[in-house]
Context: one part of a larger RNA
RNA sequence: GGACGAACGCUGGCGGCGUGCUUAACACAUGCAAGUCGAACGGGAUCCAUCUUAGCUUGCUAGGGUGGUGAGAGUGGCGAACGGGUGAGUAACGCGUGAUCAACCUGCCGCAUAGUGGGGAAUAGCUCCUGGAAACGGGUGGUAAUGCCCUAUGCUCCAACUACUCGCAUGGGUUGUUGGGAAAGCCUUGUGUGCUAUGUGAUGGGAUCGCGUCCUAUCAGCUUGUUGGUGGGGUAGUGGCCUACCAAGGCUUCGACGGGUAGCCGGCCUGAGAGGGCGACCGGCCACAUUGGGACUGAGAUACGGCCCAGACUCCUACGGGAGGCAGCAGUGGGGAAUAUUGCACAAUGGGGGGAACCCUGAUGCAGCGACGCCGCGUGCGGGAUGACGGCCUUCGGGUUGUAAACCGCUUUUAUUAAGGAGCAAGCGAGAGUGAGUGUACUUUUUGAAUAAGCACCGGCUAACUACGUGCCAGCAGCCGCGGUAAUACGUAGGGUGCAAGCGUUGUCC
Numbered sequence: 001g002g003a004c005g006a007a008c009g010c011u012g013g014c015g016g017c018g019u020g021c022u023u024a025a026c027a028c029a030u031g032c033a034a035g036u037c038g039a040a041c042g043g044g045a046u047c048c049a050u051c052u053u054a055g056c057u058u059g060c061u062a063g064g065g066u067g068g069u070g071a072g073a074g075u076g077g078c079g080a081a082c083g084g085g086u087g088a089g090u091a092a093c094g095c096g097u098g099a100u101c102a103a104c105c106u107g108c109c110g111c112a113u114a115g116u117g118g119g120g121a122a123u124a125g126c127u128c129c130u131g132g133a134a135a136c137g138g139g140u141g142g143u144a145a146u147g148c149c150c151u152a153u154g155c156u157c158c159a160a161c162u163a164c165u166c167g168c169a170u171g172g173g174u175u176g177u178u179g180g181g182a183a184a185g186c187c188u189u190g191u192g193u194g195c196u197a198u199g200u201g202a203u204g205g206g207a208u209c210g211c212g213u214c215c216u217a218u219c220a221g222c223u224u225g226u227u228g229g230u231g232g233g234g235u236a237g238u239g240g241c242c243u244a245c246c247a248a249g250g251c252u253u254c255g256a257c258g259g260g261u262a263g264c265c266g267g268c269c270u271g272a273g274a275g276g277g278c279g280a281c282c283g284g285c286c287a288c289a290u291u292g293g294g295a296c297u298g299a300g301a302u303a304c305g306g307c308c309c310a311g312a313c314u315c316c317u318a319c320g321g322g323a324g325g326c327a328g329c330a331g332u333g334g335g336g337a338a339u340a341u342u343g344c345a346c347a348a349u350g351g352g353g354g355g356a357a358c359c360c361u362g363a364u365g366c367a368g369c370g371a372c373g374c375c376g377c378g379u380g381c382g383g384g385a386u387g388a389c390g391g392c393c394u395u396c397g398g399g400u401u402g403u404a405a406a407c408c409g410c411u412u413u414u415a416u417u418a419a420g421g422a423g424c425a426a427g428c429g430a431g432a433g434u435g436a437g438u439g440u441a442c443u444u445u446u447u448g449a450a451u452a453a454g455c456a457c458c459g460g461c462u463a464a465c466u467a468c469g470u471g472c473c474a475g476c477a478g479c480c481g482c483g484g485u486a487a488u489a490c491g492u493a494g495g496g497u498g499c500a501a502g503c504g505u506u507g508u509c510c
Base pairs, nucleotide, nucleotide: 001510002509003508004507006506007505008504009503010502013377014376015375016374017373018372019370020369021335026333027332028331030330031329032328035078036077037076040075041074047068048067049066050065051064052063053062054061055060056059085288086287087286094213095212096211097210098209099208100207101206104205105204109201110200111199112198113197114196115195116194117151118150119149120148126141128139129138130137131136157180158179159178160177161176163174164173165172166171185193186192187190214260215259216258221251222250223249226248227247228246229245230244231243232242233241263285264284265283266282267278268277269276270275290311291310292309293308294307313324314323315322316321341367343366344365345364349363350361351360352359353358380410381409382408383407390401391400392399393398415447418444419443420442424437427434428433454499455498456497457496458495459480460479461478465494466493467492468491469490475482476481
């Protein structure tokens, strides 16, 4: 000198764009953050219209029929593994980079081929009975499906065997035989949308390897599933991944093992570069979700707002038993030098569901707060000497503040008044219509210099000096050093210098 997710002191006009718990991965009141589909299914509360019956206080009540509406709950499908948060752990194939998979999976989506035949048994909702304070259940009866089961058919699918052929080691491809394996309907009836099988693509993942990846030797030896083999198991899949047996190996001063610290990267800061430091915001990967462990479901699970068990903590209880998890968005307490609103909207972008309308979305878009940062603008412009008053200094002549003010003329950015007023809009919808921000930005207009300047420094480094007070006191200080009666170094004043809505100080890095 530059930089910062900064803090503190003094001061503070406006706008745009960013950014804001670095500390206790501490504990959390309250609300919201993941639902959706009636074009899969049974069902039908409520309300409306109309017809009818009965009672009659003649326009009400009750019951029934028809048509419409379709709530709550439930079965089923898809989603909930995305999106959002945090950095505790991790020195590791975790990450980065480059390769390999002849050792793998992939819902939704695209393309292609073929198919979608027959049948059955349940179960929730519901009715009735019943346990419990609650959470939550138990039983009876009967019912539906794109839920479940059986069966038919079935290709280039799967398994075993067989023949041919090829390669890159394990092996790959093709032919044949035997055995095995599928389906679901719905609607507005059509190139409809679903369903099943197979192949292929795309996307997303999984596995393996080369190289790189902090400090420490006041850590020198470490290891028994350890290293390798065979058989078996497990997995989508290779593999000590697991298991039985066999062998005795494997790593290490090119730093094993141990200890400390730490998420990694694209990048960011600095620097001429080499390098050094950092990893906030944004993007990619990883890990975690009160602590530890476990599996289930599923195409896919670290399953944050799923389940089970154990621990700690908090809450309810009728003492028998139950409930909970903000490192989602706000917000509270606590910690701290320190970090924001319990806001608005799905209008846009994107996501989930749906044929669609639409619903959901604290993702996101916006608004609020903070000079926290960067950038831009303003706090007026021109004239004006009797160099006024006042202040300060003085050699008492004067000098300086200083064209500064007053005064005259002008302008109106900002502010204020009034009026006009976009764009973001495309989509959806028969049409009407549909914007949170927002009457915002912007334009014109009214008023009037009106509404707007501070902070640090002035001994040298280092731009800028005098007076008074103080008297090694009070104090200053980044270094050298000032102060003991003439202090340009302390305090105040006048003046000056620097930067400016900021200026200084502190901390950290180069």